[in-house]
């Protein structure tokens, strides 16, 4: 310099054909218990890495652009 993969809760990940964004774990009450942990019950947490386009709608599609990885010169 060029391909290419990845980016979503606090963490590890899903979401696939474009139609209101979830799962475990951890957190916050409450039930259990003399008291823990251990189980149970329920809620909180996301402008889906940024910035434009397409669309009647984007986490998905499309280009820049940022950080990480490979890979080839």
């Nucleotide at each position: 310099g060029c391909u290419c993969u990845u980016g979503u809760a606090a963490c590890u990940c899903a979401g696939c054909a474009g139609g209101u964004a979830g799962a475990g774990u951890a957190c916050u009450u409450c039930c259990u218990u003399g008291g823990u942990a251990a189980g149970g019950a329920a809620g909180a947490a996301g402008u889906c890495g940024g910035c434009a386009g397409u669309u009647c709608g984007a986490g998905u599609c499309u280009g820049c652009u940022c950080a990480a990885g490979a890979g080839c010169u």

This is a predicted structure of a 73-nucleotide RNA (transfer RNA) from a Lachnospiraceae bacterium. The sequence was found in a public genome assembly. It matches the Rfam family "tRNA". Rfam describes the family as follows. Transfer RNA (tRNA) molecules are approximately 80 nucleotides in length. The source organism's lineage runs through Bacteria, Bacillati, Bacillota, Lachnospirales and Lachnospiraceae. Model confidence (mean pLDDT): 80 of 100.